[in-house]
Molecule: transfer RNA
Organism: Minisyncoccota bacterium
RNA sequence: CCUCCUAUAGUUCAACGGAUAGAACGAGGGACUUCUAAUCCCUAGAUCUUGGUUCGAUUCCAAGUGGGAGGA
Numbered sequence: 001c002c003u004c005c006u007a008u009a010g011u012u013c014a015a016c017g018g019a020u021a022g023a024a025c026g027a028g029g030g031a032c033u034u035c036u037a038a039u040c041c042c043u044a045g046a047u048c049u050u051g052g053u054u055c056g057a058u059u060c061c062a063a064g065u066g067g068g069a070g071g072a
Base pairs, nucleotide, nucleotide: 001071002070003069004068005067006066007065010025011024012023013022018055027043028042029041030040031039048064049063050062051061052060
């Protein structure tokens, strides 16, 4: 330098182009308990960036950025 893959909560993953973007673990609060653990309830938290297509984009397209793989 070229090609390919990839990017969603703190982490691991879901989501036919139409859902309030969902779950588990984790975090905070509460209940229970003499206390702790366990258990139960509640809460907060995410679509890498910028454009394009579309009535509608996490999803499709382009470029960029980060990560990974291959080639020179």